[in-house]
This is a predicted structure of an 86-nucleotide RNA (transfer RNA) from a Candidatus Heimdallarchaeota archaeon. Its mean pLDDT, the model's own confidence on a scale to 100, is 82. Rfam family: tRNA. The family's RNA type in Rfam is transfer RNA. Gene Ontology term of the family: triplet codon-amino acid adaptor activity.

């Protein structure tokens, strides 16, 4: 340099046009259990709101679309293969 794959919440990871603030696991918080701690169980865990609900968000930027984590283009970074050089 060329080709392929990847980047999602505090971490891992699913989701591949709408059913999604995004399953599940870990972590964290509260509660139950226990003499106590661990294990286990329940609930919660982006922001605002009592709630209904609203807003923002999937590496960065742009585009397509009524609608984008998902499709297209550019960029950054990581992994694999090939090529090149020594």
């Nucleotide at each position: 340099g060329c080709g392929g794959g990847g980047a999602u919440a505090g971490u891992c990871a699913a989701g591949u046009g709408g059913u999604c603030a995004a399953a599940g696991a870990c972590g964290c918080a509260a509660g139950a259990u226990u003499c106590a701690g661990g294990c286990u169980c329940u609930u919660g865990u982006c922001u605002c709101g009592c709630a209904g609900g609203a807003g923002u968000g999937c590496a960065g930027g742009g585009g397509u679309u009524c609608g984008a984590c998902u499709c297209c283009c550019c960029u950054u970074c990581c992994c694999c293969g090939c090529a090149c050089c020594a």